The RNA shown here (c-di-GMP-I riboswitch aptamer) has 81 nucleotides and comes from a soil metagenome. The RNAcentral record of the sequence draws on MGnify.
């Protein structure tokens, strides 16, 4: 290379959660780490502050929450000529 085999995005639908989101049924967008860890950065998701007349908006700090967003680390299945 090839064969087997894994994982599961939307959508619905049920649970939990205040939200972001998880968990479980269906389902297959994609995935060679879409296996673990929130450890560096980003992103969502709330409460407070601050700027604002005031709202959206942005900054800080602090909750959760996302490794299927980036990068670290750790852990790893087939592999033929």
């Nucleotide at each position: 290379a090839a064969a087997g085999g894994g994982c599961a995005a939307a959508c619905c639908c049920g649970u939990c959660g205040a939200a972001a989101g998880a968990c479980g049924g269906c389902g297959a967008c994609g995935c060679a780490a879409a296996g673990c860890u929130a450890c560096g950065g980003g992103c969502c998701u709330u409460c407070g502050g601050c700027c604002u007349a005031a709202c959206c908006g942005g900054c800080c700090g602090g909750u959760g929450g996302c490794c299927g967003c980036c990068g670290a680390g750790c852990u790893g299945c087939c592999g033929a000529a």